[in-house]
RNA sequence: AUGCUUAACACAUGCAAGUCUACUUGAAUUCUCUUCUUUGAUACUAAGGUGGCGGACGGGUGAGUAACACGGAAAGAACUUGCCUUGCCGUCUGGGACAACUAUUGCAAACGAUAGCUAAUACCGGAUAUUAUGCGUGGAGUCGCAUGACUCAUGUAUGAAAGCUAUAUACGCUGCGAGAGAGCUUUGUGUCCCAUUAGCUAGUUGGUGAGGUAACGGCUCACCAGGGCCACGAUGGGGACCCGGCCUGAGAGGAUGAACGGCCACAAGGAGACUGAGACACGGCCCUUACUCCUACAGAAGGCAGCAAUGCGCAAUAUUGAACAAUGGACCAAAAGUCUGAUCCAGCGAUUCUGUGUGCACCAUGACGGCCUUACGAUUGUAAAGAGCUUUCAAUCAGCAAAAAGAAAGUGAUGGAACCGAUAGAAGAAGCAACGGCUAAAUACGUGCCAUCAGCCGCGGCAAUACGUAUGUCCCACGCGUUAUCCGGAUUUAUUGGGCGUAAAGCGCGUCUAGGCGGUUUGGUAAGUCUGAUGUGGAAAUGCGGGGCUCAACUCCGUAUUGCGUCGGAAACUGCCAGACUAGAGUACUGCACAGGUGGGCGGAACUACCAGAGUAGAGGUGAAAUUCGUAGAUAUUUGUAGGAAUGCAGAUAGAGAAGUCAGCUCUCUGGACAGAUACUGACGCUGAAGCGCGAAAGCAUGGUGAGCAAACAGGAUUAGAUACCCUGGUAGUCCAUGCCGUAAACGAUGAUUACUAAGCGUCGAGGGUUGAACCUCGGCACUCAAGCUAACGCGAUAAGUAAUCUGCCUGGGGAGUACGUACGCAAGUAUGAAACUCAAAGGAAUUGACGGGGACCCGCACAAGUGGUGGAGCAUGUGGUUUAAUUAGAUGCAACGCGAGGAACCUUACCAGCGUUUGACAUCCUAGGAAUGAGAAAGAGAUUUUUCAGUGCUCUUUCGGGAGAACCUAGAGACAGGUGGUGCAUGGCUGUCGUCAGCUCGUGUCGUGAGAUGUUGGGUUAAGUCUCGCAACGAGCGCAACCCCUAUUGUAUGUUGCCAUCACUAAGUUGGGCAGUCAUGAGAUACUGCUUGCGACGAGCAGGAGGAAGGUGGGGAUGACGUCAAGUCAUCAUGCCCCUUAUAUGGUGGGCUACACACGUGGUACAAUGGGCAGUACAGAGAGAAGAGAAUCCGUGAGGAGGAGCAAACCUCAGAAAGCUGUUUGUAGUUCGGAUUGUACUAUGCAACUCGAGUACAUGAAGUUGGAAUCAUUAGUAAUCGCAAAUCAGCAAUGUUGCGGUGAAUACGUUCUCGGGUCUUGUACACACCGCCCGUCACACCACGAGAGUGGAUUGCACCUGAAGUAGCAGGCCUAACCGCAAGGAAGGAUGCUCCGAGGGUGUGGUUAGCGAUUGGGGUGA
Repeated sequence: AUGCUUAACACAUGCAAGUCUACUUGAAUUCUCUUCUUUGAUACUAAGGUGGCGGACGGGUGAGUAACACGGAAAGAACUUGCCUUGCCGUCUGGGACAACUAUUGCAAACGAUAGCUAAUACCGGAUAUUAUGCGUGGAGUCGCAUGACUCAUGUAUGAAAGCUAUAUACGCUGCGAGAGAGCUUUGUGUCCCAUUAGCUAGUUGGUGAGGUAACGGCUCACCAGGGCCACGAUGGGGACCCGGCCUGAGAGGAUGAACGGCCACAAGGAGACUGAGACACGGCCCUUACUCCUACAGAAGGCAGCAAUGCGCAAUAUUGAACAAUGGACCAAAAGUCUGAUCCAGCGAUUCUGUGUGCACCAUGACGGCCUUACGAUUGUAAAGAGCUUUCAAUCAGCAAAAAGAAAGUGAUGGAACCGAUAGAAGAAGCAACGGCUAAAUACGUGCCAUCAGCCGCGGCAAUACGUAUGUCCCACGCGUUAUCCGGAUUUAUUGGGCGUAAAGCGCGUCUAGGCGGUUUGGUAAGUCUGAUGUGGAAAUGCGGGGCUCAACUCCGUAUUGCGUCGGAAACUGCCAGACUAGAGUACUGCACAGGUGGGCGGAACUACCAGAGUAGAGGUGAAAUUCGUAGAUAUUUGUAGGAAUGCAGAUAGAGAAGUCAGCUCUCUGGACAGAUACUGACGCUGAAGCGCGAAAGCAUGGUGAGCAAACAGGAUUAGAUACCCUGGUAGUCCAUGCCGUAAACGAUGAUUACUAAGCGUCGAGGGUUGAACCUCGGCACUCAAGCUAACGCGAUAAGUAAUCUGCCUGGGGAGUACGUACGCAAGUAUGAAACUCAAAGGAAUUGACGGGGACCCGCACAAGUGGUGGAGCAUGUGGUUUAAUUAGAUGCAACGCGAGGAACCUUACCAGCGUUUGACAUCCUAGGAAUGAGAAAGAGAUUUUUCAGUGCUCUUUCGGGAGAACCUAGAGACAGGUGGUGCAUGGCUGUCGUCAGCUCGUGUCGUGAGAUGUUGGGUUAAGUCUCGCAACGAGCGCAACCCCUAUUGUAUGUUGCCAUCACUAAGUUGGGCAGUCAUGAGAUACUGCUUGCGACGAGCAGGAGGAAGGUGGGGAUGACGUCAAGUCAUCAUGCCCCUUAUAUGGUGGGCUACACACGUGGUACAAUGGGCAGUACAGAGAGAAGAGAAUCCGUGAGGAGGAGCAAACCUCAGAAAGCUGUUUGUAGUUCGGAUUGUACUAUGCAACUCGAGUACAUGAAGUUGGAAUCAUUAGUAAUCGCAAAUCAGCAAUGUUGCGGUGAAUACGUUCUCGGGUCUUGUACACACCGCCCGUCACACCACGAGAGUGGAUUGCACCUGAAGUAGCAGGCCUAACCGCAAGGAAGGAUGCUCCGAGGGUGUGGUUAGCGAUUGGGGUGA
């Protein structure tokens, strides 16, 4: 400083407006005095009454109000004014009452009734009075925008007064002026939303007259006229007090109207008047309604939106406080005084703003603790502790201002507060949110798409800087966060300051009204405009400059303040008035093109139908068919007749029209354009809400016509289906006339008009020019482009450029062009046109990829052409599945499945069941003992346990007793070991795959706003981004190729373990000899399109040829770009994190990995005669070998055994190659094919062959007679076929794998198709990239909305009935102190009644609006 923003909801209690020397009545109690008692004084006090002034201010609230309510500016010559200031003149003379009071009386109360007494500044009569008021007369003057106003002279009528007191030049009272202040009225102007509110109005608009008012006025009434308002938004509806200001903003604006100040309105809802200067009156009156309270039931009382307080409502807002000390107000001669919930203060609330404190300066063993850690340390952190200093703030004690104006005095609620002094001690005093980005600040643990967070994006699925906690950090700080609201950012409603080809957005087109805008020139005017002065723009606030509270908040002073009015000035521009002009616009004239429009007439081709002829079996139709037509004669063909619709060629990039649209020829009527040259009019123009008209197709109505075509429909096909595409038919319709409809991707997705701004080219219609051209000009229709524009694409004189004018339209997506309402329509529907709800996007253009049952080109055993297989059989092997105590675990499209495993009986082994061990089978460290070690015995399935014997070493030292040490063993303690446990989606490394495909990139430059492009595209060529040419590119890198290895040819060097031509020798290259040749081992050579012919661009290169062992990368291998698949592997290895620690570790025995209804993959063997059996016989290469391979010889039918020569190998051994060749047998059979299965007997290996191995002999002799759909491999020494060797390995489940050689084919026209890949291009709504994206129904749940028989409300219009209080008017009778009158009576007044109006109530009938509603409709959201 501020504090009910909600219920103008209801309010207990107290207080908030009284006061007074005008007048009157007048106590009680008590005290004192007086008095004999009564009485009197105290005291005309308290209290009451008459009277006066004030209760219209002050205080509260914002319900109503869209209005002269408010703001700002004017006007009142249509006005009023108590108190206050000031001026002039007065204040004379009479009268009758009524309260209080007394008495009686009614009543529960409230409140009365009757009779009587009485005063006044109460009331009344009379007198007097102007510069008062009304009327009249007279003429005159002054002024005003007008009606008119003012002034002077004069006549006439009307109208006043109050006293009180002693402070006295007093205060009052009356009349008339002036002023100040206040009020009232009027005017132009500003002030929200809705047109899904377009017409409103009967006292309505005006006049005359009257009434009424302070005053003007339809304010009211009578009569007359027919007006008044409205697209510049009337009327209606909704919501709302207005302003100074406040918040925000650079400003323009936007939002707001708490506190403070001004105005208005209201006082429980509604109506009304009275009194008064002022009210239609918050704390007055009457009536009505609702509510509350009292009651004796007859009747009464009340109004906190005053201050406190209470209830209720609500997210939410305080004390039933103190004081009149100050300021202000009411009353009062001045004073004193009384009253004052105004006010000044206090209380409560961190609600806001401001200032201050919670300490200061030292202090490193960088303490403890916390937290993190790579375990070293880092951090909290000079922070703490410690020691030194200070005492602001708070506390206690003491003292003590100003707030009190102008001469004097008094008076302080606040408050003993501010301020000053003293005392003691760091003492009493720090929190909140945040830490993924935006946004300053991070780590650990817990959790595991859970719990949660979240303003937006988003985080969380086992390593969370995002959740929760802790520590640390950062921000602010007696506050900090959240929520709500407003402005800003948002140029995101764009005046400043936006747009409309494709993002939302140009009306389908024209015509025209209002409106907006408008050519040249002269003069005038001064409305707009500019400028000077002036009035106003209240104060406060804001800004600026100063001053005062210690500072500041706060406060004081000065200054400034967009506006509106008035008076001058200027005259360029706009407007207005007047005049002139011809460049815009128009008219006349001469030509000219045209599918421009309207209504007639005529034509040919085609089609269909019909008649007739001739003619025979099909026709028609399709991808292929069928329905269909046809022997009752079709189709095809010829002549004829009829009918309707459409107009071939010319024809176009053409022409015309406002658009829709317009096409055979011709006639009628008719519109517009264009060109030319003169004349005329003289701005007549442009645009264009509303209106009016035109407006494809489909559709509707009535009548006609109907050949072809053809929705619907029928049939036939296609298809899983086919309500489709295809076929055969076929009705509306299509055509004409008349009338509706009024919409289209009605598109150039581009409104109309005007001007300007480089070029080139074509064409249509004209003119000039020319012999004809060329060329020039105007008007159209197109194309390519400059500048410029554009987000880009693109546009580019026919602009989407540069400017101007007018108009229509847009403001995220969906809901939705939907609902409701309204208008139009015969209907269909059209026009206008929302909201709730929901999402965080939707959209445009371009880029790079990917994809396409898009295109072009190219390649590959990709297809095709061949060959041989798989799929069928039985067997082997791997996998799935099942089973099991366990059948360990991994690999799963290609790219898992004879894969890791190149070899599971034990071991391996990871699995299972028993049995054991617990610092451990293994590593390091410590202590004690012992050398190590070797050999036994017993128990046990074994691990293991117990136990005996042997053994006392090595190095150093010694006092010779011993001591110490190294390796090793045993026992013990703990640190630790150990894990084939989990996560390959935490990782390294390695690998697969696209793919040995030809690609993937970079630097600089250039282009593009950018993503990106270019290079790398294009013409050729290649196996190749290989090379070449061209090119805004020039170069480079990783890939390709080459370099490496093997192989093919060859010269040379060297010849042992190799070889043997010549010479000897032998059974034998066995030996002498030799190194010519073979072969081996080295280092070399050779092939490069080098030569040649042709093609090609004199290119790259291609085709052919020669030579050559080899020819166009000779044939193989190794070699695998950038990357893709979260591909595979935590079980090779390594490794983060998690998990186990008497067990998920470790030892051992046994079992399992070898199971078996079944399914799949990969193989080998076959089904036989190109074969099988038997016999004979020939020729390799490459390997391996010492715990090895093992020769000769002998034994065994054989596996094998015995044996042990030579060999660490060009020497010896494995080792016999097999197919082949020669001969013979077999004759098409389940066989002399095939060999599974099984039996018996054996062999070798090994600790062990049962689960569970291999081999041999004999016997047994299954399926199988070439294999469905489908599918695999392969292009030359290849396929096919034949054997040999090796690794692993005790042995072997090997038919596997890796190598080696022998024999040795067929075929490729070609690239249409299948698969995969590459390059360019194209489309894309895909980017997890087609295994993509995505549409609709149905089912379920939820949400909002529409319709809905109706239903109960709210509000309002109209009509009628009734009608309180009350003003006004009228009134017979009734009542009455003042005045008149001698009186009767009168005047005047009152009560009462009636009339008009009238709140409210009632009835009827309409409108609007919010709610509920069975059911129903579509919409939205959802794993």